A computed fold for a 92-nucleotide RNA from a soil metagenome, annotated as Glycine riboswitch aptamer. Its mean pLDDT, the model's own confidence on a scale to 100, is 81.
[in-house]
RNA sequence: GUGUGGGAGAGUCCCGGGCCGAUCGCCUCGGCGGGAGGUCCGGGCGCCGAAGGUGCAACCGCCCCGGAACCUCUCAGGCCCCAGGACCACAC
Numbered sequence: 001g002u003g004u005g006g007g008a009g010a011g012u013c014c015c016g017g018g019c020c021g022a023u024c025g026c027c028u029c030g031g032c033g034g035g036a037g038g039u040c041c042g043g044g045c046g047c048c049g050a051a052g053g054u055g056c057a058a059c060c061g062c063c064c065c066g067g068a069a070c071c072u073c074u075c076a077g078g079c080c081c082c083a084g085g086a087c088c089a090c091a092c
Base pairs, nucleotide, nucleotide: 001092002091003090004089005088006087011045013044014043015042016041017040018039019038020037024033025032026031046079047078048077052075053073055071059067060066061065
């Protein structure tokens, strides 16, 4: 490095707009009304940290020079599921 398995945290919050559209009602059976729920985009505030990145430096080493965290910051990323995921185990 590759494959397999495991793998946490934090709003399925609020507002606006678009799209799809259940139950139902009306009807001249052509349609109309209505809008549960879902989805996309934008904005707002809150929150998480285990991709990556920043900072300090515990610690480590071939030792005066290097490597450096699960700490820190939250830029990035993330806050239903999926995906991702430091790290661990096994195999090559």